[in-house]
RNA sequence: AAAAAAGUUUUCUAGGGUUCCGCAAUUUGAAUCAACGCAGUUGGGCAGGUCCGAGAGAAAACUCGCUAAAAUUGCGGACACGGAAGGAUAAAAGCCUGGGAGAU
Numbered sequence: 001a002a003a004a005a006a007g008u009u010u011u012c013u014a015g016g017g018u019u020c021c022g023c024a025a026u027u028u029g030a031a032u033c034a035a036c037g038c039a040g041u042u043g044g045g046c047a048g049g050u051c052c053g054a055g056a057g058a059a060a061a062c063u064c065g066c067u068a069a070a071a072u073u074g075c076g077g078a079c080a081c082g083g084a085a086g087g088a089u090a091a092a093a094g095c096c097u098g099g100g101a102g103a104u
Stems, first nucleotide, its partner, number of pairs: 007062006015052002020049002022046001023043005029038001063077004079099001081102001085097003
């Protein structure tokens, strides 16, 4: 200084927020004997559902390399410290920029 299948997808998890639902609080409304309920507002310092979600987390399918020589058989796909900043979405993030900058 350069290259790499360091491939693609799905499901899930750590994690993430607050569109929607639920929950909690509240009230100038309407209604009622009153309450519940309806509607509005606020709350994620709300352990919930939907939702987002990992290169360096998990599993699976495809796929790739070698091998075998027809039963797609067997083996392998290792390792991986990491900001700040910006971007998307309702919003945030271990998402994306990015196996980037940098470090070793």